[in-house]
Context: one part of a larger RNA
RNA sequence: GAACGAACGCUGGCAGCGUGGAUUAGGCAUGCAAGUCGAACGGGAAGCCAUGAUUUCAAUCUUCGGAGAGGAAGCGUGGUGGAGAGUGGCGAAAGGGUGAGGAACACGUGGGUAAUCUACCUCUAAGUUGGGGAUAACGCUUGGAAACGGGCGAUAAUACCGAAUGUGGUCGUUCACCAUAAGGUGAAUUGAUUAAAGGCGGGGAUCCUUCGGGACCUGCCGCUUGUUGAGGAGCCCGCGUCCCAUCAGCUUGUUGGUAGGGUAACGGCCUACCAAGGCUUACGGGUAGCUGGUCUGAGAGGAUGGUCAGCCACACUGGGACUGAGACACUGCCCAGACUCCUACGGGAGGCUGCAGUCGAGGAUCAUUCGCAAUGCGCGAAAGCGUGACGAUGCGACGCUGCGUGGAGGAUGACGGCCCUAGGGUUGUAAACUCCUGUCAUGAGGGAAAAACCGCCCCGGGCCGAAUACGUCCGGGAUUUGAUGGUACCUCAAGAGGAAGCCACGGCUAACUCUGUGCCAGCAGCCGCGGUAAUACAGAGGUGGCGAGCGUUGUUC
Repeated sequence: GAACGAACGCUGGCAGCGUGGAUUAGGCAUGCAAGUCGAACGGGAAGCCAUGAUUUCAAUCUUCGGAGAGGAAGCGUGGUGGAGAGUGGCGAAAGGGUGAGGAACACGUGGGUAAUCUACCUCUAAGUUGGGGAUAACGCUUGGAAACGGGCGAUAAUACCGAAUGUGGUCGUUCACCAUAAGGUGAAUUGAUUAAAGGCGGGGAUCCUUCGGGACCUGCCGCUUGUUGAGGAGCCCGCGUCCCAUCAGCUUGUUGGUAGGGUAACGGCCUACCAAGGCUUACGGGUAGCUGGUCUGAGAGGAUGGUCAGCCACACUGGGACUGAGACACUGCCCAGACUCCUACGGGAGGCUGCAGUCGAGGAUCAUUCGCAAUGCGCGAAAGCGUGACGAUGCGACGCUGCGUGGAGGAUGACGGCCCUAGGGUUGUAAACUCCUGUCAUGAGGGAAAAACCGCCCCGGGCCGAAUACGUCCGGGAUUUGAUGGUACCUCAAGAGGAAGCCACGGCUAACUCUGUGCCAGCAGCCGCGGUAAUACAGAGGUGGCGAGCGUUGUUC
């Protein structure tokens, strides 16, 4: 000199863009952060409408016996309606947070996988036949304080289970080619084994019909078995990756082999047996998430890894598996532990290193805000729903950038302050005063872009198809959607009116005098100042530097 996720002191007008728990991976009240699909399925509350009887109030009429318009309440029946819950599917393994652990194939980079897997998506081939038994919700009943259960009965499915078929796949056999350590590709095979589920629309003739519809044809979404691609993931290898030798030897599943198990897959990954090997900055200790990058530097290098992006690891602590294409799973399960809470003492509940927020510790780090309008993600045929991702607003001079706090004129150089050799000098065109301007702030009026879609409707066309149904695609038109926000921006009004400080002035280092103090009080980055004329302390005037900041401290180069 530059830099910072900074802090502290003094000061503080506005805007834009960024950025903000670095410490206790300490404990957490409260709310929200993962749902969705009725076009997979059974059922169906409230409400509304119609109707029937019962009970009840009662206008009015009355021959005083009664009749009774109309209303209310609960109940029954039918229709409409679709809530909450349940079965089932997909998602919940993404997105979001943190950096504790880890010195390691964790990361970076370059390869390998002929040793592998892959839901949704893409291309393509073939199929989607015919049956069965359950079970939740529900009803009845019962245990428990609760959490949560038990028993009996009935029922549905794209839930579950057999059977058929086998284009294919897998295994076996034969052959060819490739590779070699196992293995891969293709062909053949009267061998073995192996699949499925429906839902929603449209339709003319024919057939069946319980008159609801179905068969039949057709479209879309699904389902099954393969193939292929894309994206994703697993595993292996070369090289690189901090300090300590006051760590010099380490190792028994250890090193290798055979066989088996296990895995999607290779492998001591695991087991049995056999051999006795294997490593050498090993082993041990400390520290640390890694990288793209960031800071600095002419560079080489050094330091660093916050925000953003990629990867990894973790989710109260430790362990474990289940489900699933994918987890050994942040807001899933089980066990153990610590802690907190409820309890009828028998037993239960919980996990903010999600967004806000709270306590604590700390020099120190924000709102218990608004919205799904946009972008994206999940589900859905779609409308749509959900989304503390995200988009916004708020707070903090924490940083960067921009703007302003006025401009021009104005001297026999006012007043005041300070200095003085008492003549004057300086503050100083500075002020006053005159003439202007109107940025920002203030008030008033107007007022965006971000909205593109999707869907419904209309028109035209293509495809499908028997079809002028339906469906789907393309183009055009119309309609609809904004949290921010009456914000940005524009115009007008008034008026210099509301907006300057901080540090330094002995040398390094730009900038000097007076007064006070008297080795005291104090200053100080280094040299050093202060003991009666201190440009070094304190105050004042003046000057220098930077400026909504300035200085100090910390850290890095």